The prediction has a mean pLDDT of 86. A computed fold for a 74-nucleotide RNA from Desulfocapsa sp., annotated as c-di-GMP-I riboswitch aptamer. The source organism's lineage runs through Bacteria, Pseudomonadati, Thermodesulfobacteriota, Desulfocapsaceae and Desulfocapsa. The sequence was found by an Rfam model in a public genome assembly.
RNA sequence: UUAAGAUAAAGCCAAACCAGCCGUAAGGCUGGGACGGAAAGCUACGGAUCUUCGAUGAUAGCCGAGCUACCUAU
Numbered sequence: 001u002u003a004a005g006a007u008a009a010a011g012c013c014a015a016a017c018c019a020g021c022c023g024u025a026a027g028g029c030u031g032g033g034a035c036g037g038a039a040a041g042c043u044a045c046g047g048a049u050c051u052u053c054g055a056u057g058a059u060a061g062c063c064g065a066g067c068u069a070c071c072u073a074u
Stems, first nucleotide, its partner, number of pairs: 003074001004072002012037002017032006035061001041067003045064003048059003
């Protein structure tokens, strides 16, 4: 440096649900919460799904792809 992911160690993120706010909506943000996650970090590039049904958008914890990254029994 690359690969891999353990009954390792230090940690990290946070589903559903509840409260408040934003949005026509899908959904998002904050706080609580914890189903789970070895990229559940980032990017709407391709597909898929959802919303609008006119435009617009959303989901990265749907799949694929790209970029970055802690640790080391190996």